C1' cells in the first nucleotide's frame, strides 16, 4: 500500500431487511443453610470505537477516521 472481518455492560456474545438496547458471567442485595458453596428471586451497570451524511426516525444505511484481526502484494 489494497481486499476483507470486529469494534454493543466490568467479562464472553446475541441482537438490528430503520421504529422501547438484551442474554450468560461478574458485582450487589435478599431466601435458603448452623456456616460457606451451590440453588432460587430481584437490583446496579450502556454516548452501541470516534465524527459527519441520509431520514419524522440510526446500534442498524452510507462516508471519513481510531483500535483488533486476516489475507495479498
Nucleotide at each position: 500500500g489494497c481486499u476483507c472481518c470486529c469494534g454493543u455492560a466490568g467479562c464472553u456474545c446475541a441482537g438490528c431487511a430503520g421504529g422501547c438496547g438484551g442474554a450468560g458471567c461478574a458485582u450487589c442485595c435478599g431466601c435458603c443453610u448452623u456456616g460457606u458453596a451451590a440453588g432460587c428471586g430481584g437490583g446496579c451497570g450502556g454516548u452501541c470505537g470516534c465524527a459527519g451524511g441520509u431520514u419524522c426516525g440510526a446500534u442498524u444505511c452510507c462516508u471519513g477516521c481510531c483500535g483488533g484481526g486476516a489475507g495479498c502484494u